[in-house]
RNA sequence: GCCGAAAUGGCGGAAUUGGUAGACGCGCUGCACUCAAAAUGCAGUAUCUUCGGAUGUGUGGGUUCGAGUCCCACUUUCGGCA
Numbered sequence: 001g002c003c004g005a006a007a008u009g010g011c012g013g014a015a016u017u018g019g020u021a022g023a024c025g026c027g028c029u030g031c032a033c034u035c036a037a038a039a040u041g042c043a044g045u046a047u048c049u050u051c052g053g054a055u056g057u058g059u060g061g062g063u064u065c066g067a068g069u070c071c072c073a074c075u076u077u078c079g080g081c082a
Base pairs, nucleotide, nucleotide: 001081002080003079004078005077006076007075010026011025012024019065027045028044029043030042031041032040046055047054048053058074059073060072061071062070
């Protein structure tokens, strides 16, 4: 230099043909249980907010009624070729 793959909450990792983003697990917080803890169970866990809502899938654009998904450019990582 060329070709290919990947990037999603704090972490891992789903989302099948474009149609409710974050299932599920881990972690964390609160409560219950306990003399106390562990284990277990229940609830919560992106950001902003005037609480009505708005924003958010590496970055910036495009297509579409609608994009994590399709198209273009770029960034980073991994693999292959030279």
A computed fold for an 82-nucleotide RNA from a Micrococcaceae bacterium, annotated as transfer RNA. The RNAcentral record of the sequence draws on ENA. Its Rfam family is "tRNA". Rfam classes the family as a transfer RNA. The coordinates come from a structure-prediction model, not an experiment, and the mean pLDDT is 80.